A computed fold for a 120-nucleotide RNA, annotated as FMN riboswitch aptamer (RFN element). Its Rfam family is "FMN riboswitch aptamer (RFN element)". Its family is annotated with FMN binding in the Gene Ontology. Of the family's consensus pairs, 97% are formed in the model. The prediction has a mean pLDDT of 80. It was read from a public genome assembly, where an Rfam model found it.
[in-house]
RNA sequence: CGUUUGCUUCGGGGCGGGGUGUAAAUCCCCACCGGCUGUAUAGUCAGCUAACGCGGUCUUCCGCGCCGAACGGGUGAAAUUCCCGUACCGACGGUAUAGUCCGGAUGACAGAAGCACAAA
Numbered sequence: 001c002g003u004u005u006g007c008u009u010c011g012g013g014g015c016g017g018g019g020u021g022u023a024a025a026u027c028c029c030c031a032c033c034g035g036c037u038g039u040a041u042a043g044u045c046a047g048c049u050a051a052c053g054c055g056g057u058c059u060u061c062c063g064c065g066c067c068g069a070a071c072g073g074g075u076g077a078a079a080u081u082c083c084c085g086u087a088c089c090g091a092c093g094g095u096a097u098a099g100u101c102c103g104g105a106u107g108a109c110a111g112a113a114g115c116a117c118a119a120a
Stems, first nucleotide, its partner, number of pairs: 005116006016030004031100002033090002035048004043088002052065005070086005092103003
């Protein structure tokens, strides 16, 4: 210096105002939010995780499936990432129909940082 193994810590944000109504942070109008890796800085590009479904030795775990949404202009060597403008998207269960409330979840995970040991 690089690799492997083990451990520790961290690891998702957002309903404020008005209207209707017996009742809505769920409907309507305005508002607000944006996980991880890559790449010229990304919710909308490529990939990943979670959730959901199916299967396996159905506990841990593993495999497979499913998995939303962007255009125009500008700068530049390079940006669907920056700047300007206008749009769009958001699991499941509960409840007056929910991206923002409650719940599974003091969970799990993509991953980030650190520590230790061993071998070369």